[in-house]
RNA sequence: GACCGAAAAAGGCAAACCAUCCGAAAGGAUGGGGCGCAAAGCUAGAGGGCCUACGGCAUGAGCUAUGGUAGCCUGGCUGCCGCA
Numbered sequence: 001g002a003c004c005g006a007a008a009a010a011g012g013c014a015a016a017c018c019a020u021c022c023g024a025a026a027g028g029a030u031g032g033g034g035c036g037c038a039a040a041g042c043u044a045g046a047g048g049g050c051c052u053a054c055g056g057c058a059u060g061a062g063c064u065a066u067g068g069u070a071g072c073c074u075g076g077c078u079g080c081c082g083c084a
Base pairs, nucleotide, nucleotide: 004082005081012037013036017032018031019030020029021028022027035071041077042076043075046074047073048072049069050068051067055064056063057062
């Protein structure tokens, strides 16, 4: 240094749910909360999946991302600790 990840230490993040706010929605922000997480840090102009459909197109239900999701997966970038 690379891999790896302990009934380790230090520190970190924060699901559901609740409140307020933003948003057409999905969802997001802040505070509470704590299911979990060794990248649950960043990247959605790298690829796939999934969610939503204001508007648009249809006008028989529907279709559509330009909106989201990194705590769905793969990839990319960065990073704390150090038993085996």